[in-house]
RNA sequence: GAUUUAUAAAGAAGCGGCGAGAGAUCAGGCUCAACGACCCGCUGGCAACCCUCCGGUGACGAAGAAGGUGCCAAAUCCUGGCCCGGAGAAUGGAUCUCCGGGAGAUAUAAAUU
Numbered sequence: 001g002a003u004u005u006a007u008a009a010a011g012a013a014g015c016g017g018c019g020a021g022a023g024a025u026c027a028g029g030c031u032c033a034a035c036g037a038c039c040c041g042c043u044g045g046c047a048a049c050c051c052u053c054c055g056g057u058g059a060c061g062a063a064g065a066a067g068g069u070g071c072c073a074a075a076u077c078c079u080g081g082c083c084c085g086g087a088g089a090a091u092g093g094a095u096c097u098c099c100g101g102g103a104g105a106u107a108u109a110a111a112u113u
Stems, first nucleotide, its partner, number of pairs: 001113008013043005021032003026080004044072003049068002051064002054061002076105001082102008
């Protein structure tokens, strides 16, 4: 890097370093940022995927947090890009607006490769 499965409206910040953009991509919005963001380091924390332990044939349920990851602005910041449904506008037709669902994409974990 690829594949599969699961999860993604909850939760959790201080200090130091750096110095200009950052919030994945494209477009539109909206935010964060010289009162120093993003990123990096240390410390602290959140969560509970792996893990530990108890019950259970099992699916699963309860508890824990030493260890491996992850995470600590905003719903994955929001919407759109593909498909479906509903409502409305217009109509010869194309079409447009709003609402909802799904797919896809992305992130993380675990397993396989």
The RNA shown here (SAM riboswitch aptamer (S box leader)) has 113 nucleotides and comes from a Bacteroidota bacterium. The sequence was found by an Rfam model in a public genome assembly. The model forms 97% of the base pairs in the Rfam consensus. NCBI's taxonomy places the organism under Bacteria, Pseudomonadati, Bacteroidota.